[in-house]
A computed fold for a 507-nucleotide part of an RNA from a metagenome, annotated as small-subunit ribosomal RNA, 5' domain. Its Rfam family is "Bacterial small subunit ribosomal RNA". Gene Ontology terms of the family: ribosome and structural constituent of ribosome. The full RNA is in RNAcentral, with records from SILVA.
Context: one part of a larger RNA
RNA sequence: GGAUGAACGCUGGCGGCGUGGAUAAGGCAUGCAAGUCGAGCGGAACAAUUUGCGAUUACAUCAAGAAUUGUUUAGCGGCGAACGAGUUAGUAUUACCUUGGAAUCUACCUUGAAGACGGGAAUAAUCCGCCGAAAGGCGGACUAAUACCCGAUAGUCCCUGAGAGCAAUCGAAGGGUAAAGGGCGCAAGCCGCUUCAAGAGGAGCCUCGGUCCUAUCAGCUAGUUGGUGAGGUAAUGGCUCACCAAGGCGAUGACGGGUAGGGGGGGUGAGAGCCCGAUCCCCAACGACGAAACUGAGAUACGGUUCGUACACCUACGGGUGGCUGCAGUCGAGAAUAUUCGACAAUGGGCGAAAGCCUGAUCGAGCGACGCCGCGUGCAGGAAGAAGGCCCUCGGGUCGUAAACUGCUUUUACGGGGGAGGAACGCAAGUGACUGUACCCCGAGAAUAAGGCGCAGCAAACUUCGUGCCAGCAGCUGCGGUAAUACGAAGGCGCCAAGCGUUAUCC
Numbered sequence: 001g002g003a004u005g006a007a008c009g010c011u012g013g014c015g016g017c018g019u020g021g022a023u024a025a026g027g028c029a030u031g032c033a034a035g036u037c038g039a040g041c042g043g044a045a046c047a048a049u050u051u052g053c054g055a056u057u058a059c060a061u062c063a064a065g066a067a068u069u070g071u072u073u074a075g076c077g078g079c080g081a082a083c084g085a086g087u088u089a090g091u092a093u094u095a096c097c098u099u100g101g102a103a104u105c106u107a108c109c110u111u112g113a114a115g116a117c118g119g120g121a122a123u124a125a126u127c128c129g130c131c132g133a134a135a136g137g138c139g140g141a142c143u144a145a146u147a148c149c150c151g152a153u154a155g156u157c158c159c160u161g162a163g164a165g166c167a168a169u170c171g172a173a174g175g176g177u178a179a180a181g182g183g184c185g186c187a188a189g190c191c192g193c194u195u196c197a198a199g200a201g202g203a204g205c206c207u208c209g210g211u212c213c214u215a216u217c218a219g220c221u222a223g224u225u226g227g228u229g230a231g232g233u234a235a236u237g238g239c240u241c242a243c244c245a246a247g248g249c250g251a252u253g254a255c256g257g258g259u260a261g262g263g264g265g266g267g268u269g270a271g272a273g274c275c276c277g278a279u280c281c282c283c284a285a286c287g288a289c290g291a292a293a294c295u296g297a298g299a300u301a302c303g304g305u306u307c308g309u310a311c312a313c314c315u316a317c318g319g320g321u322g323g324c325u326g327c328a329g330u331c332g333a334g335a336a337u338a339u340u341c342g343a344c345a346a347u348g349g350g351c352g353a354a355a356g357c358c359u360g361a362u363c364g365a366g367c368g369a370c371g372c373c374g375c376g377u378g379c380a381g382g383a384a385g386a387a388g389g390c391c392c393u394c395g396g397g398u399c400g401u402a403a404a405c406u407g408c409u410u411u412u413a414c415g416g417g418g419g420a421g422g423a424a425c426g427c428a429a430g431u432g433a434c435u436g437u438a439c440c441c442c443g444a445g446a447a448u449a450a451g452g453c454g455c456a457g458c459a460a461a462c463u464u465c466g467u468g469c470c471a472g473c474a475g476c477u478g479c480g481g482u483a484a485u486a487c488g489a490a491g492g493c494g495c496c497a498a499g500c501g502u503u504a505u506c507c
Stems, first nucleotide, its partner, number of pairs: 001507004006503005013375006019368002026331003030328003035079003040076002043073009054062003086286003096210002100206002104203003109199007117151004126141006157176004163170002182191003212258003219249003224246008261283004265276004288309005311322004339365001341364003347361001348359004378408004388399004414443005422434001424431002451496005456477003462491005472479002
């Protein structure tokens, strides 16, 4: 000199774009953050229309019930909830970056081929009864489906496999495994269902190389290293097990200890290098702590389940409930880090045929000079130079064209008027959170806007007074003990400027 997710002191006009819990992966009140589909299903409630055994009957009205249509949706069912969002505790290697690979899986999507025949048993909802303070649960009866099951059919699918072949592989014959002909529609048709093959994207696995400090860590290792066989997995493999062998790693640093998420990248530097890993992107790991499986195409699952531990809450003392390392917010610790805001208008995601619904992802607004960038706080004229301050050799010098005064301008702020774009989507009607924002025009008025640090040398900038080794300053050298350019104040000056200094850290 440059840099920072900074903090502190003094000061503070505006805008744009960024950025903001680095400490206690400490504890959390409250609200919201994952739903959706009635065009899968049976109900229930409500409304309308038609009908209606009947009742009162003068027209007519009421009405158990039935049908149709519409609206709503607790339950069953489907898809999603494994994404998105957060954090960096753990992890020095099962992570990450990079190179190559073979023994694999893949819902939704795309392409191609073929198909969907016949039947059955349940169960929630509902009703009835019961237990419990609650959370919740038990029994009986009834019912539906794109829920579940059985049979049929069977190919390029799976298993066994005569045989051929050195092998890879080919392969007769045998056995096995499907489906919802459901929903909407007048229909055409559309959306679905099943099997197989391929693709795309995704995921699992193996692997050369790279990947901090420490030898005041020198030996480490029994599923350990390898083999055979078996089990297990989507799949290879000590992944697991039985048996057999005695191996495997290590000064090219094993093993141990400390520290740490990795990368794209960021800072600095001429470069080599050194330091860092906030925001954004990719990957990994984690979800109070420890463990386990279930469901599923996918999890060993943040807002699922079970068990244990600690903590907290409710309780009728029998028993229950919870997990902000989602967005806000609160307490705590700290030098220190924001609103319990608006909207789904856009982009994207989930569901749905669609309308649409949900979305603290996201887009926006709010707060903080935390950073970068831009703008402003006026411009011109104006005295041998007012007043006042300061200095003085008392002659004067300086602040200083500075002010006053005259003329002008109006950025910005303020008031008034106009006013986009982002917007495409939707059958249509219509629909912008931001927002009457950006921007444009008009108006009045210099009006609404300057400070911080320094002035002994390094190092740009000097005098007077006060103080008297005191009070104090200080990055280093050092200043202060009666004329201090080094302390304090004033005047003057220097450097930056909505900032200026200090502290911390890196180059």